[in-house]
Context: one part of a larger RNA
RNA sequence: CCUUCGUCAAGGAACUAGGCAAAAAUGGUCCGUAACUUCGGGAGAAGGACCGCCUCGGUAGAGUGAAGGUACAGACGUGCCGGAGCUUGAGGAGGCCGCAGAGAAGAGGCCCUGCCGACUGUUUACCAAAAACACAGGUCCGUGCGAAGUUGAGAGACGACGUAUACGGGCUGACGCCUGCCCAGUGCCGGAAGGUUAAGGGGAGAGGUGAGAGCUUUGAACUGAAGCCCCGGUGAACGGCGGCCGUAACUAUAACGGUCCUAAGGUAGCGAAAUUCCUUGUCGGGUAAGUUCCGACCCGCACGAAAGGCGUAACGAGUGGGGCACUGUCUCGACGGAGGGCCCG
Numbered sequence: 001c002c003u004u005c006g007u008c009a010a011g012g013a014a015c016u017a018g019g020c021a022a023a024a025a026u027g028g029u030c031c032g033u034a035a036c037u038u039c040g041g042g043a044g045a046a047g048g049a050c051c052g053c054c055u056c057g058g059u060a061g062a063g064u065g066a067a068g069g070u071a072c073a074g075a076c077g078u079g080c081c082g083g084a085g086c087u088u089g090a091g092g093a094g095g096c097c098g099c100a101g102a103g104a105a106g107a108g109g110c111c112c113u114g115c116c117g118a119c120u121g122u123u124u125a126c127c128a129a130a131a132a133c134a135c136a137g138g139u140c141c142g143u144g145c146g147a148a149g150u151u152g153a154g155a156g157a158c159g160a161c162g163u164a165u166a167c168g169g170g171c172u173g174a175c176g177c178c179u180g181c182c183c184a185g186u187g188c189c190g191g192a193a194g195g196u197u198a199a200g201g202g203g204a205g206a207g208g209u210g211a212g213a214g215c216u217u218u219g220a221a222c223u224g225a226a227g228c229c230c231c232g233g234u235g236a237a238c239g240g241c242g243g244c245c246g247u248a249a250c251u252a253u254a255a256c257g258g259u260c261c262u263a264a265g266g267u268a269g270c271g272a273a274a275u276u277c278c279u280u281g282u283c284g285g286g287u288a289a290g291u292u293c294c295g296a297c298c299c300g301c302a303c304g305a306a307a308g309g310c311g312u313a314a315c316g317a318g319u320g321g322g323g324c325a326c327u328g329u330c331u332c333g334a335c336g337g338a339g340g341g342c343c344c345g
Stems, first nucleotide, its partner, number of pairs: 001340008010331002014329001019326001027051005036041001038174001052096005061088004068081005097101001109324007116316002121133002137172007149158003175311004180241003185238002187234005194229003200223002205218005242260005269303001270300001281297005
């Protein structure tokens, strides 16, 4: 010096990205417990008191229940009385000892406030356990049974020995309140008309050859599906949801007006946010001091409604901020134990 453990004056997070690590708390009985809440919870909330041994005394009580007695007409038996023995066992009173009585070991730290995800679960076997995945629930689409779908060259199999309260697929993700506008483009669905459209059908006509019959090549009209065009519908389908100028009797602002463009110009709710560039925005709170945090404001660079919006009790080895307790994290280091390294043999 390394590993590991123990202890420390005064202070007590000043350490640090961050209380990381350590410390503290930890049992039992009793008292006592807030906001909020889906009335279950939150709760072991929080916060307190007590705990040994001896004597009364194995006491009070509780459990079990023998002998014996008695009633039923006799017996068996049953009921009642009876309380031995055994098991268990407080509370209270008096007393005793120590620094210390849950006497050692083992055994929640707690509170306040945001964000995300409802929850229990699942996951990157060997750097990630999470706000990711899943999830009940919601919704859309497909599927009428030899189902759709999946798998296999196929027979076949799964789906399912199921049958729309079923099965497959997509999105969303408990619950509460909700989920606006646009169908122009793309997709999907519907549309007995019309346009276009292949092979095929059809053969007007033309060419070659031949004496001819014929053979052969070519071939217009017309007829001919799905598809596309066309006409509609459809957003919990892919998706999208404007600009400029002016205007009120202080100023500022603009309920109001004008104009251009669009398929339609972002509703509710939320908002410097896991989203805000400018930005440490501004104001308030907390601190002596706060780029973080909480509450507001709204100028949303670039939130927004099932790639869901906003809330939400409970839950979380999630993540941010604050506090109490506690500490060698620190001021600032010291001493000690064990095992190494190192030195000597």
The prediction has a mean pLDDT of 90.
A computed fold for a 345-nucleotide part of an RNA from Caldilineaceae bacterium bin5, annotated as large-subunit ribosomal RNA, domain IV.
The source organism's lineage runs through Bacteria, Bacillati, Chloroflexota, Caldilineae and Caldilineaceae.
Its Rfam family is "Bacterial large subunit ribosomal RNA". Gene Ontology terms of the family: structural constituent of ribosome and ribosome.